RNA sequence: GCCAGAUUAGCUCAGUGGUAGAGCACUGCUUUCGUAAAGCAGGGGUCGCGGGUCCGAAUCCCGCAUCUGGCUCCA
Numbered sequence: 001g002c003c004a005g006a007u008u009a010g011c012u013c014a015g016u017g018g019u020a021g022a023g024c025a026c027u028g029c030u031u032u033c034g035u036a037a038a039g040c041a042g043g044g045g046u047c048g049c050g051g052g053u054c055c056g057a058a059u060c061c062c063g064c065a066u067c068u069g070g071c072u073c074c075a
Base pairs, nucleotide, nucleotide: 001071002070003069004068005067006066007065010024011023012022013021018055026042027041028040029039030038048064049063050062051061052060
């Protein structure tokens, strides 16, 4: 330098055009003499950044950034 993949909640990930979700973690409640476990409820998101397409974009297109892997080594 070239190619591919990834970027979504604190963490691990799903969601492939029509209200952003799950598990774990966190907070509260129930239960217990108490803790753990279990059950119920709750909080938490500019969907990496900037544009574009569309009635509508996490999703499609372009650019950029970061991370991972592969290829190349000419100057």